This is a predicted structure of a 72-nucleotide RNA (transfer RNA) from a Candidatus Aenigmatarchaeota archaeon.
[in-house]
RNA sequence: CCCGAGUUGGCUCAACGGUAGAGCGGUUGGCUGUAGACCGACAGGUUGGGAGUUCAAAUCUCCCACUCGGGA
Numbered sequence: 001c002c003c004g005a006g007u008u009g010g011c012u013c014a015a016c017g018g019u020a021g022a023g024c025g026g027u028u029g030g031c032u033g034u035a036g037a038c039c040g041a042c043a044g045g046u047u048g049g050g051a052g053u054u055c056a057a058a059u060c061u062c063c064c065a066c067u068c069g070g071g072a
């Protein structure tokens, strides 16, 4: 330098262009002599940054940044 994949709560990952979710973790309630386990509830997201298309974008297009892989 060229090609490809990826970037979404604290972590690991989902999500046909139509309300952003799950597991773990956190807080809290129940249970328990206490803790753990178990059962329930709650909080936590500018979807890497910017622009465009669209009635509507995490999703499509373009530019940028970063990570990983391949090639030269």
Stems, first nucleotide, its partner, number of pairs: 001071007010024004018055001026042005048064005
Its Rfam family is "tRNA". By type it is a transfer RNA. The family is grouped with related families in Rfam's "tRNA clan".
The organism belongs to Candidatus Aenigmatarchaeota, within Archaea.
Model confidence (mean pLDDT): 82 of 100.
RNAcentral holds the sequence, with entries from ENA.